A computed fold for a 77-nucleotide RNA from a Bacilli bacterium, annotated as transfer RNA. It matches the Rfam family "tRNA". It is annotated as a transfer RNA. The coordinates come from a structure-prediction model, not an experiment, and the mean pLDDT is 82.
[in-house]
RNA sequence: UGGGGCAUAGCACAGCUUGGUAGUGCGCUUGGUUCGGGACCAAGAGGUCGAGAGUUCAAAUCUCUCUGCUCCAACCA
Numbered sequence: 001u002g003g004g005g006c007a008u009a010g011c012a013c014a015g016c017u018u019g020g021u022a023g024u025g026c027g028c029u030u031g032g033u034u035c036g037g038g039a040c041c042a043a044g045a046g047g048u049c050g051a052g053a054g055u056u057c058a059a060a061u062c063u064c065u066c067u068g069c070u071c072c073a074a075c076c077a
Stems, first nucleotide, its partner, number of pairs: 001073007010026004020057001028044005050066005
C1' cells in the first nucleotide's frame, strides 16, 4: 500500500442475505424457597446496534466516508 473479516446490554453472541416494536445465554436487582448460602422458581432493570453522512414513509440491516481490532498478500530492511 491492496484485499477480506469483525464492531449490537457488564461478558459471550444471534438478528443483517430478504429494511418494519432490538433478542438469547451467563451475570446483575427484587421476591419466593432455606436456620443461612448454593441450586431451583417467579418478576424486573440494563442498548439511541463503533462515528458521521446519504437513500427511504421507515435503517442494527442498503450505499458512501472515517475510526479501532484482526487475517492474508505486497513493499522496505